[in-house]
Context: one part of a larger RNA
RNA sequence: UUGGGCGUACAGCGCGCGCAGCGGUUUUUUAACUCUGAUGUGAAAUCCCCCGGCUCAACCUGGGAGGGUCAUUGGAGACUGGAUAACUUGAUUGCAGAAGAGGAGAAUGGAAUUCCAUGUGUAGCGGUGAAAUGCGCAGAUAUGUGGAGGAACACCGAUGGCGAAGGCGACUUUCUGGACCGGUACUGACGCUCAUGCGCGAAAGCGUGGGGAUCAAACAGGAUUAGAUACCCUGGUAGUCCACGCCCUAAACGAUGACUGCUGGUUGUUGGGGGGUUUCCGCCCCUUAGUGCAGCAGCGAAGGCAAUAAGCGAUCUUCAUGGCGAGUGGGGCCGCACGGCAGAAACUC
Numbered sequence: 001u002u003g004g005g006c007g008u009a010c011a012g013c014g015c016g017c018g019c020a021g022c023g024g025u026u027u028u029u030u031a032a033c034u035c036u037g038a039u040g041u042g043a044a045a046u047c048c049c050c051c052g053g054c055u056c057a058a059c060c061u062g063g064g065a066g067g068g069u070c071a072u073u074g075g076a077g078a079c080u081g082g083a084u085a086a087c088u089u090g091a092u093u094g095c096a097g098a099a100g101a102g103g104a105g106a107a108u109g110g111a112a113u114u115c116c117a118u119g120u121g122u123a124g125c126g127g128u129g130a131a132a133u134g135c136g137c138a139g140a141u142a143u144g145u146g147g148a149g150g151a152a153c154a155c156c157g158a159u160g161g162c163g164a165a166g167g168c169g170a171c172u173u174u175c176u177g178g179a180c181c182g183g184u185a186c187u188g189a190c191g192c193u194c195a196u197g198c199g200c201g202a203a204a205g206c207g208u209g210g211g212g213a214u215c216a217a218a219c220a221g222g223a224u225u226a227g228a229u230a231c232c233c234u235g236g237u238a239g240u241c242c243a244c245g246c247c248c249u250a251a252a253c254g255a256u257g258a259c260u261g262c263u264g265g266u267u268g269u270u271g272g273g274g275g276g277u278u279u280c281c282g283c284c285c286c287u288u289a290g291u292g293c294a295g296c297a298g299c300g301a302a303g304g305c306a307a308u309a310a311g312c313g314a315u316c317u318u319c320a321u322g323g324c325g326a327g328u329g330g331g332g333c334c335g336c337a338c339g340g341c342a343g344a345a346a347c348u349c
Stems, first nucleotide, its partner, number of pairs: 005319001008302001012317001014200004021192002024087003028083003032080001033077008041068001048064003052060002090190001091187001093185001095182001097180001102176005108170001109153001114148007124135002161168002205246006215239001219235004257316002260313003267292011298305002322349002332341003
């Protein structure tokens, strides 16, 4: 290199945008390209085939074939490429409709926890397997009223919805992104994928300034225990929240790359459209975009997957190549730091 792989055995980048790369149907043309003819050249020896010579063979003479991304030239033009003119199915735009926790900002709301003030009230409360630390006659727990402040939004809630992923859930409002459906009006291949690059990226963590109710690493105490640097309990600081700036990692999972075509049926559900029936509620049928369950063919080592494929095809891309050493070392790039990215070898089995 050819061939073979990547859900669970090694292997899909966490996700997107995107240069190069690849690319729909038809006409005319060109001939880079492909096929083909001729000429030239591709030294001899060697290799392969045939005949012959040494008694055979090795060896040797002769003949033939072969050998090229070759050069020049003639021809054909289906495919690829270039040029040209068109097309509408891919992809946009416009129109009508309609769903949504999609994103960002501002304002508001009611439960609950905690704290403060105060009324009632009296001896316990709290906590556990059982206790104790802790709180309480300086009046706690409980209960009523008023207030403060921060964080999160019960029910609805759903193999429901939206988003590229991370993720998104009280209500109102402002700004704003995307998808869907219907008919077909517009543009006319404008598309797909993507190394390097650029952007987004839970939680924890970092910097500066706020905030601080709850919960709670660290820490302290009480228990348990042979011990208990834990599990359990009482406290409790960073943090958890906000603004701005970093970090860039996750079992970032569907452990399943993106896009596209094809391939039996059944059933639930969400958004839209059409038809039938119906006074209405509704019911039935078809279709489209999602989202589920069971299951045929097929696939698979099996478990299983099965139109949301792990089936049958096309295009582009990432990655893997025995275990340990090791996601370590060195050097490099990035970071304030923690550290991240990329990433060996010796030794050894």